Context: one part of a larger RNA
RNA sequence: UGACGGGGGUCCGCACAAGCGGUGGAGCAUGUGGUUUAAUUCGAUGAUACGCGAGGAACCUUACCUGGGCUCGAAUGGUAUAGGAAUACAGCUGAGAGGUUGUAGUCCCGCAAGGGACCUGUAUCAAGGUGCUGCAUGGCUGUCGUCAGCUCGUGCCGUGAGGUGUUGGGUUAAGUCCCGCAACGAGCGCAACCCCUAUCUUCAGUUGCCAGCGAGUAAAGUCGGGGACUCUGAAGAGACUGCCUCUGUAAGGAGUGAGGAAGGGAGGGACGACGUCAAGUCAUCAUGGCCUUUAUGUCCAGGGCUACACACGUGCUACAAUGGUGUCAUACAGAGGGCAGCAAGCUCGCGAGGGUAAGCAAAUCUCAGAAAAGACAUCCCAGUUCAGAUUGUAGUCUGCAACUCGACUACAUGAAGUUGGAAUCGCUAGUAAUCGCGCAUCAGCUAUGGCGCGGUGAAUACGUUCCCGGACCUUGUACA
Repeated sequence: UGACGGGGGUCCGCACAAGCGGUGGAGCAUGUGGUUUAAUUCGAUGAUACGCGAGGAACCUUACCUGGGCUCGAAUGGUAUAGGAAUACAGCUGAGAGGUUGUAGUCCCGCAAGGGACCUGUAUCAAGGUGCUGCAUGGCUGUCGUCAGCUCGUGCCGUGAGGUGUUGGGUUAAGUCCCGCAACGAGCGCAACCCCUAUCUUCAGUUGCCAGCGAGUAAAGUCGGGGACUCUGAAGAGACUGCCUCUGUAAGGAGUGAGGAAGGGAGGGACGACGUCAAGUCAUCAUGGCCUUUAUGUCCAGGGCUACACACGUGCUACAAUGGUGUCAUACAGAGGGCAGCAAGCUCGCGAGGGUAAGCAAAUCUCAGAAAAGACAUCCCAGUUCAGAUUGUAGUCUGCAACUCGACUACAUGAAGUUGGAAUCGCUAGUAAUCGCGCAUCAGCUAUGGCGCGGUGAAUACGUUCCCGGACCUUGUACA
């Protein structure tokens, strides 16, 4: 000087407390461990691994296993040499890869010799490796932590390591600001500048809108037209403790104060200091070293990554009446996607879907019926008209192909489960809870995951004694 203390002081955080809803019990989904296996490819392992890499494992992917092939090689550049235009097609064999045979064809420049492009063989310099080392590395990332810290120059103090500044008194979300001070300044952080949302103004007016005017319909911005309104999307305005009262030396604080759409950081996002964990990644990529080179490379078929006495994590669905079921052309969103695509309408099918087909590269057409909600009826507290696992049969769709191993539909079947021990998690407002909708990946899908979007919409916070983590000052130390 740090680090640590079941030392002290001050302060903060869904840290506790006050509340609401869960997990832990059940079934299933998914990841992991373990076990099994020819293989169950590899990585990630307290917080900071475990719906993680994977934003799509039937083949492919694929790295693993078994078997069958190739060896300048699956891809690429160069040199030498030999041959052939390129290329197209067919037969045999084979699981395929491959092996093998044949047919057609005979490029450009040049009279020619020769040269050029492309292809093949041989030789060779390079190749290839998801092989090892993340404790050789770059890059990227997690975490402490969006915590308020981390430092420097000059000066001063100290023999020196170092200190001071950065401590103190206040204040703040903040090393934020004020006052004081052997310090005076500065940098990286904080804040602000950036984006979205909330209000208004101006401009613009189609594919959006429809108040007034006219037309029109069973109904409908449907048509003429209009720019008022909504909206779209560009430019501005607006919030600064600016004003008022109280308080304070100041910074600042308090106010069911005014005005205002918004008030004291308006609400979200992006943004992550010096560093810590030899944290993670050599399997995104790059890369040193090592290893391999008829194999640890590469091609192919099939299998595996989907196994299953079990254990754990994360989720979904429930156990019901604040509910289930039926009927009702009974409401109201936002944000997205669409041409190898989205598909209206018509039609067939109980249905998943099939057929046909208008429109739309989309504020125009379409996915697209939002669902909880509402109205009416029924069930009457039961393992039930709860719950839906499992299983059988018949089908639909995608795709060469659904046996291993897809999703969905119909009928039948109708398991556990009656609110969950110890323990443990999330959340402070348009939040929790609950309800649906969309997107990426993608032929299809094991999506209950991830990322977004809107609808309905709470309870509670006395407080900081305690648990956890953190910040500053101080104290002890046989620790560094």
Predicted 3D model of a 480-nucleotide part of an RNA (small-subunit ribosomal RNA, 3' major domain) from a metagenome. The full RNA is in RNAcentral, with records from SILVA. The prediction has a mean pLDDT of 83.